[in-house]
RNA sequence: GAAGUAAGCCAGACAGCCGCUGGCUAUCGCAAGAUGGCGGGAGGAAGGUCCGGACUCCAUAGAGCAGGGUGACGGCUAACGGCCGUCCGCCGUGAGGCGCGGAAUAGGGCCACAGAGACGAGCGUAUUUAGUUACGGUGAAACGCGGUAACCUCCACUCGGAGCAAUUCCAAAUAGGCACGCAUUGAUGCUGCUCGCGGAGCGUGCGGGUAGGAAGCUUGAGCCGUGAAGCAAUUCACGGCCUAGAGGAAUGGCUGUCAUAGCAGGCGGGGUUUCCCUUCCUGCCGUAACAGAAUCCGGCCUAUCGGCUUGCUUCACUU
Repeated sequence: GAAGUAAGCCAGACAGCCGCUGGCUAUCGCAAGAUGGCGGGAGGAAGGUCCGGACUCCAUAGAGCAGGGUGACGGCUAACGGCCGUCCGCCGUGAGGCGCGGAAUAGGGCCACAGAGACGAGCGUAUUUAGUUACGGUGAAACGCGGUAACCUCCACUCGGAGCAAUUCCAAAUAGGCACGCAUUGAUGCUGCUCGCGGAGCGUGCGGGUAGGAAGCUUGAGCCGUGAAGCAAUUCACGGCCUAGAGGAAUGGCUGUCAUAGCAGGCGGGGUUUCCCUUCCUGCCGUAACAGAAUCCGGCCUAUCGGCUUGCUUCACUU
């Protein structure tokens, strides 16, 4: 210098203006609310909803059967199909990567092509009276205590169901329900009263449900730092911090300056010299990929422009 490998990080910055959505607060207002001020407001995957939990409701004596899942050994964890370490096997020159890793002497099934014969003993040749013994081109496996469990199965461990649209509370209008009262001896209505007209319901109370509102809802297996134990995953101690909580669903837009990337040109340098690489300068471009919370958490998987840091490996060159 080139190529690679492992781990980790960033996901434009600053300023101004205009908005959106919560919180606190000041003033005005009986209230509803209005105006102002301060402060908060998406991610590394918020995604897929694949696995595991918290939480809620339902079910549930105990044991067993059926069914699902997992599968080297040891450890971590709230738990896991996750993670860590080691062994084994495979791939790679290597750093490293990958894992369909229990049992074939419990039993059943299957074993392509080739081969006379493929799972259960027969068959051929030689030997022998016979039994027996030896050999048999092929093929992964052949005259036998072979292979295959990612075929069934067996063994060990493990698993109740539904999910925040869970669940709980408050509670209109209209309609319907129940109770009481009034009502064809005319209630109620037009209509405040009288007359008139019409003619079967009307009034009060209670309770359930709906719309709507509230809780669940963000202080948590939390984050950051230091130290200790451990190879590590991880755990413990101490100190500090509060960091969206909307909900038919906010988190946005414009402008300016600048970093990065990209494009073009120029001076110069280098090379394998119709071309390529590159320090620096100038101009253009104008923020860039995947994507967007919806009860929360631990994982896995998938998507992703551009860039940075560190360890290690291989090859080439120079001293």